A computed fold for a 75-nucleotide RNA from a Desulfobulbaceae bacterium, annotated as c-di-GMP-I-GGC riboswitch aptamer. The coordinates come from a structure-prediction model, not an experiment, and the mean pLDDT is 86.
[in-house]
C1' cells in the first nucleotide's frame, strides 16, 4: 500500500412478532439473530418489486458503480 485470517476489540442485524406510516412495494421503533469486512452513505447504471401508471415511488442485505471508514495476523 493492496489482499483479509478458523486472530482481537467494537459495529449492524434477515426470518419472524408487536407498534407505527403508507393505497402498496415498503419505512421507522422495540424485541430477535440468518447472516455480514462495507449489511456505513449516495437511486448514478443495470435486476426485481408496488402504485391513484403520459408517470411517480420501493429495494444501498440482488450486482455493478461513486464516496467514507474500524482493526491487523501474514505477504
Nucleotide at each position: 500500500a493492496g489482499c483479509g485470517a478458523c486472530a482481537a476489540a467494537g459495529c449492524c442485524a434477515a426470518a419472524c412478532c408487536c407498534g407505527u406510516u403508507g393505497c402498496a412495494a415498503a419505512g421507522c421503533g422495540g424485541g430477535g439473530a440468518c447472516g455480514g469486512a462495507a449489511a456505513g452513505c449516495c437511486g448514478c447504471g443495470g435486476g426485481u418489486c408496488c402504485c391513484a401508471c403520459g408517470g411517480g415511488g420501493a429495494u444501498a442485505g440482488c450486482c455493478g458503480g461513486g464516496u467514507u471508514g474500524c482493526c491487523u495476523u501474514g505477504u
It matches the Rfam family "c-di-GMP-I-GGC riboswitch aptamer". Its Rfam clan is "c-di-GMP_I riboswitch clan".